[in-house]
Description:
Two RNAs folded together computationally: RNase P RNA and transfer RNA, 442 nucleotides in total. Its mean pLDDT, the model's own confidence on a scale to 100, is 80. Rfam match: Bacterial RNase P class A. Rfam classes the family as a ribozyme. Rfam describes the family as follows. Ribonuclease P (RNase P) is a ubiquitous endoribonuclease, found in archaea, bacteria and eukarya as well as chloroplasts and mitochondria.

RNA sequence: GAAGCUGGCCGGGCAGUCGCUGCGCGGUAUGUCGCCGCGCAGAGGAAAGUCCGGGCUCCGCAGAGCACGAUGCCGGCUAACCGCCGGGCGCCGCGAGGCGACGGAAAGUGGAACAGAGAGCAGUCUGCCUAAGUCCCGAAAGCGGGACCGGCGAUGGUGAAACGGUGGGGUAAGAGCCCACCGCGGGCCUGGUAACAGGACCGGCACGCCAAACCCCAUCCGGAGCAAGGCCAAAUAGGGGAGCGAUAGCGUGGCUCGCGCUGCUCCCGGGUAGGCCGCUUGAGCCGCCGGGUAACCGUCGGCCCAGAGGAAUGACUGCCCAAGGGAAUCCCCUGGACAGAACCCGGCUUAUAGGCCAGCUUCACCU
RNA sequence: GCGGGAGUAGUUCAGCGGUAGAACGCCAGCUUCCCAAGCUGGAUGUCGCCGGUUCGAUCCCGGUCUCCCGCUCCA
Numbered sequence: 001g002a003a004g005c006u007g008g009c010c011g012g013g014c015a016g017u018c019g020c021u022g023c024g025c026g027g028u029a030u031g032u033c034g035c036c037g038c039g040c041a042g043a044g045g046a047a048a049g050u051c052c053g054g055g056c057u058c059c060g061c062a063g064a065g066c067a068c069g070a071u072g073c074c075g076g077c078u079a080a081c082c083g084c085c086g087g088g089c090g091c092c093g094c095g096a097g098g099c100g101a102c103g104g105a106a107a108g109u110g111g112a113a114c115a116g117a118g119a120g121c122a123g124u125c126u127g128c129c130u131a132a133g134u135c136c137c138g139a140a141a142g143c144g145g146g147a148c149c150g151g152c153g154a155u156g157g158u159g160a161a162a163c164g165g166u167g168g169g170g171u172a173a174g175a176g177c178c179c180a181c182c183g184c185g186g187g188c189c190u191g192g193u194a195a196c197a198g199g200a201c202c203g204g205c206a207c208g209c210c211a212a213a214c215c216c217c218a219u220c221c222g223g224a225g226c227a228a229g230g231c232c233a234a235a236u237a238g239g240g241g242a243g244c245g246a247u248a249g250c251g252u253g254g255c256u257c258g259c260g261c262u263g264c265u266c267c268c269g270g271g272u273a274g275g276c277c278g279c280u281u282g283a284g285c286c287g288c289c290g291g292g293u294a295a296c297c298g299u300c301g302g303c304c305c306a307g308a309g310g311a312a313u314g315a316c317u318g319c320c321c322a323a324g325g326g327a328a329u330c331c332c333c334u335g336g337a338c339a340g341a342a343c344c345c346g347g348c349u350u351a352u353a354g355g356c357c358a359g360c361u362u363c364a365c366c367u
Numbered sequence: 368g369c370g371g372g373a374g375u376a377g378u379u380c381a382g383c384g385g386u387a388g389a390a391c392g393c394c395a396g397c398u399u400c401c402c403a404a405g406c407u408g409g410a411u412g413u414c415g416c417c418g419g420u421u422c423g424a425u426c427c428c429g430g431u432c433u434c435c436c437g438c439u440c441c442a
Base pairs, nucleotide, nucleotide: 001363002362003361004360005359006358007357008356009355010354012320013319014318015317016316017315018314020042021041022040023039024038025037026036027035028034044338048349049348051347052346053345054344055343056225057224058223059222063257064256065255066254069220070219071218072217073087074086075085076084077083088102089100090099091098092097103216104215108214109213110210111209125156127152128151129150133148134147135146136145137144138143164182165181166180167179168178169177183205184203185202186201188199189198190197191196229277230276231275232274239268240267241266242265243264244263248262249261250260251259270441271440284303285302286301287300289298290297291296321336323334324333325332326331368438369437370436371435372434373433374432377391378390379389380388385422393409394408395407396406397405415431416430417429418428419427
């Protein structure tokens, strides 16, 4: 210098004018709602998708069992998690690194279209072999040829997949039939908390694939959601019809038990569609130090940072920054990525113009 | 805001993981003087999109986009 990898951060800035929302203070007016002035604060890294988890609230308690569902290498972190951190194993990359729904197919059930002889305790389609047995022919012996009965999973071919792989021995031809290495399985030893790794020994192979097929094993799980829920106020016809019932129905649970209540469901009709709380001080943010490889945890100090309810967070001017365009060093024009709170947090995922910082890898050149 | 459901031919819908179908519609021919009806034949698909599992995906899993439905209080 080029090409990359990983992690973190920013994501327009400053000033002025006019508005909007909330809060505080002061003034003014009134029977209340108000009005005026001043001050302070006012979107995000994803506020999004609503995919997980938790807080909070209600369902009497949130109880037992089953089912459904979720998770799935090991250890740790956490309020919890389908999250994060560290490690193991597998795959990819020269490498920095990246990716992985990564328990069980020797419990059972099931699936594998087409092609192919055969698709799971398989199978001679193409093939190889006649050593042994029977028969025939020839020759003289033990040999040669042929037929039958057979042997063989080595070759070719089909397929995504063909019943361990490579090499050697062996054989009539072959074959874990035998041997070496690799793979696989078993218990043992060593290291490690563990996943796992390494080692020597034994076994001749028995055990192919699919569990994001049913299933098995282990762990977790009650339901609903701030339109939860509570308070105040206002108003009415506490009505009518249909259906189902006490072995029933309801209590927002899928079922059963348990507990409580006695009507319940649907349709038609009626009334009100106002205010307050919940509401933002919280697993909160910032900084120093300490522990830990890290996620994270702890002590101390400092700070208060949107809370609407048709829903504010905007517009204009000037300068600067970044981007694009022009006759483009200075000048002019355009105009700022994705997007936008609604009970609150921790994550994940998705969208995102452009820019900054740090660490690392490979290659080339110079000293 | 919260909860639930669905995307397959032009339309409405089927579809045990193995070459995607039905009805209506469309096109052509026959029939008719012409039209309609009828008969015969034919065309029609990124299975919303992107990934993954699998030999193989409309189907199973994840992400994403679009559409639809329900949810205030009193009695």